[in-house]
Context: one part of a larger RNA
RNA sequence: GGAUGAACGCUAGCGGCAGGCUUAACACAUGCAAGUCGAGGGGUAACAGAGGUAGCUUGCUACUUGCUGACGACCGGCGCACGGGUGCGUAACGCGUAUACAAUCUGCCUUAUACAGAGGGAUAGCCUUUAGAAAUGAAGAUUAAUACCUCAUGGUCUAUUAAUAUAGCAUUAUAUAAAUAGUAAAGCUUCGGCGGUAUAAGAUGAGUAUGCGUCCUAUUAGUUAGUUGGUAAGGUAACGGCUUACCAAGACAACGAUAGGUAGGGGCCCUGAGAGGGGGAUCCCCCACACUGGUACUGAGACACGGACCAGACUCCUACGGGAGGCAGCAGUGAGGAAUAUUGGACAAUGGAGGUAACUCUGAUCCAGCCAUGCCGCGUGCAGGAAGACGGCCCUAUGGGUUGUAAACUGCUUUUAUAUAGGAAGAAACCUUUUCACGUGUGAGAAGCUGACGGUACUAUAAGAAUAAGGACCGGCUAACUCCGUGCCAGCAGCCGCGGUAAUACGGAGGGUCCGAGCGUUAUCC
Numbered sequence: 001g002g003a004u005g006a007a008c009g010c011u012a013g014c015g016g017c018a019g020g021c022u023u024a025a026c027a028c029a030u031g032c033a034a035g036u037c038g039a040g041g042g043g044u045a046a047c048a049g050a051g052g053u054a055g056c057u058u059g060c061u062a063c064u065u066g067c068u069g070a071c072g073a074c075c076g077g078c079g080c081a082c083g084g085g086u087g088c089g090u091a092a093c094g095c096g097u098a099u100a101c102a103a104u105c106u107g108c109c110u111u112a113u114a115c116a117g118a119g120g121g122a123u124a125g126c127c128u129u130u131a132g133a134a135a136u137g138a139a140g141a142u143u144a145a146u147a148c149c150u151c152a153u154g155g156u157c158u159a160u161u162a163a164u165a166u167a168g169c170a171u172u173a174u175a176u177a178a179a180u181a182g183u184a185a186a187g188c189u190u191c192g193g194c195g196g197u198a199u200a201a202g203a204u205g206a207g208u209a210u211g212c213g214u215c216c217u218a219u220u221a222g223u224u225a226g227u228u229g230g231u232a233a234g235g236u237a238a239c240g241g242c243u244u245a246c247c248a249a250g251a252c253a254a255c256g257a258u259a260g261g262u263a264g265g266g267g268c269c270c271u272g273a274g275a276g277g278g279g280g281a282u283c284c285c286c287c288a289c290a291c292u293g294g295u296a297c298u299g300a301g302a303c304a305c306g307g308a309c310c311a312g313a314c315u316c317c318u319a320c321g322g323g324a325g326g327c328a329g330c331a332g333u334g335a336g337g338a339a340u341a342u343u344g345g346a347c348a349a350u351g352g353a354g355g356u357a358a359c360u361c362u363g364a365u366c367c368a369g370c371c372a373u374g375c376c377g378c379g380u381g382c383a384g385g386a387a388g389a390c391g392g393c394c395c396u397a398u399g400g401g402u403u404g405u406a407a408a409c410u411g412c413u414u415u416u417a418u419a420u421a422g423g424a425a426g427a428a429a430c431c432u433u434u435u436c437a438c439g440u441g442u443g444a445g446a447a448g449c450u451g452a453c454g455g456u457a458c459u460a461u462a463a464g465a466a467u468a469a470g471g472a473c474c475g476g477c478u479a480a481c482u483c484c485g486u487g488c489c490a491g492c493a494g495c496c497g498c499g500g501u502a503a504u505a506c507g508g509a510g511g512g513u514c515c516g517a518g519c520g521u522u523a524u525c526c
Base pairs, nucleotide, nucleotide: 001526002525003524004523006522007521008520009519010518013378014377015376016375017374018373019371020370021336026334027333028332030331031330032329035078036077037076040075041074043071044070047069048068049067050065051064052063053062054061055060056059085289086288087287094214095213096212097211098210099209100208101207104206105205109202110201111200112199113198114197115196117151118150119149120148127140128139129138130137131136155183157182158181159180160179161178163176164175165174166173167172187194188193215261216260217259222252223251224250227249228248229247230246231245232244233243234242264286265285266284267283268279269278270277271276291312292311293310294309295308314325315324316323317322342368344367345366346365350364351362352361353360354359381412382411383410384409391403392402393401394400395399418462419461420460421459422458426453431448432447433446434445435444436443437442438441470515471514472513473512474511475496476495477494481510482509483508484507485506491498492497
């Protein structure tokens, strides 16, 4: 000199764009953050409409009918494995980079081919009874499905057997035609469609393996028994000591094993001419975690933040028998700390889940609020004006210098602030209506509908210099000097150092220098 997720002191007019618990992965009150589908189903608790019955005050009340729009709870499907948070752990194939899988899986999506026949038994809900303070159950009766099960059919599917050809990287792979055995499906509809099953291929996502790279300590030198390898079996989507049995005795290490300490990794960021050095906030990719530890279930995908079970610590409820919970989601609270924001608005846009769609949900996201935390921009006037005024300060003091064109005064302008008026883009889709083309659901066009931000940005008009400057420093380094006070005191200080009676170094004043809505100090890095 540059830099910062900064903090502190003094000061403070505005806007744009960014950023905002670096500490206790400490504990959390409250609200919200993952639902959706009635075009899968039985149905009808609430709301609305319609019908019926009764009472009458003649348009109201009560009861009733799932008949309709819809729809609480329930069965079922899809989603909840994404998105969002944090950096505890991890020195590791975790990450980065480059490869491999002849050792693998992949819901939704796309393409292609083929298919969807026949039957069955339950169960939730509802109803009845019942246990419990509650959480939550138990028994009986009864009912549906795109829930579950059985049979049929079937293939380029699976398993086994053997053949031919080609190829290779050993097991083998690919192609062709065989034999035996096994395995599938679901309906709904507004009639336009939407779904279902099998197989093949693609795309996407994931898994696994390997080469190289990846902090400090030798005041850590030996480490290891599923350990290293083999055979067999089990297990997995898949290879493998992944697991088990048996056999062998190996495997790693001074090119640093093992142990200990520290730490998420990268793209990137800061500095520097570079080489290097330092960092890993925001944003993006990967990993790990979800009160602590463990376990599996479901599923295409989890060993699952707002799922389950067990154990533990903590908090809460209790009728003492037993139960409930998990903010490292968004706000917010306490604590810790030098220190870090609102218990805000909207789904209008982008994206996601479900749905044919309308739509619903979305603290993702888009916005607004707070904070000079940073960067950038603008302003606090401009021109003229010498009696060089008054006052202040200084001196060699009837005088002069400086503050200083500074002020007064004259003219001009109105950014900004204030007031009034107008007022966006971000919106085009979906959807509805409609036209045309091809020709039977696609494409193109037209009109209509939709804005949280927000009466915001922006524009115009009005009057008036009106609404707006501070901080640090002035001995040398280092730009900027005098007076007074103090008297090794009070104090200053980054280093050298200053102060003991004329201190440009302390304190005040005048003047000056540097930066400027900031200026200094502290901390850290180069």
Source information:
Predicted 3D model of a 526-nucleotide part of an RNA (small-subunit ribosomal RNA, 5' domain) from an uncultured Flavobacteriaceae bacterium. It was read from a public genome assembly. Rfam family: Bacterial small subunit ribosomal RNA. Its family is annotated with ribosome and structural constituent of ribosome in the Gene Ontology.